[in-house]
RNA sequence: CUGACCCACGCGGGGUGUCCGGCACACGACCAGCCGUCCGGACUGAGACGGGCCCGGCCCGAACCCGACGAACCUGAUCUCGUUGACACGAGCGGAGGGACGGUGGAAAUGACUUCUG
Repeated sequence: CUGACCCACGCGGGGUGUCCGGCACACGACCAGCCGUCCGGACUGAGACGGGCCCGGCCCGAACCCGACGAACCUGAUCUCGUUGACACGAGCGGAGGGACGGUGGAAAUGACUUCUG
């Protein structure tokens, strides 16, 4: 001098599911059912939360994860296998394609250079 892993701050990116039950709401000529709204609960996961609105969607915020050393996350995918009540989750796919700071500061392994001595 460099500076991985790690920590902090700022900036940016991302996802927010499945199922069970229910006085009710809505739909419907009537009754019932389904999707949906709302309430209560369960499962998995790092994360499925709160608020608002023109409410079958969008916006704001929190937490969590990720930022090129990029599998956070998206496409492929109504995919394949395992697993589950169902999704999730795991593996494949994947030396496939996309995808947001080689930010600032701190501490620091390693390495490089220089000098001296043997």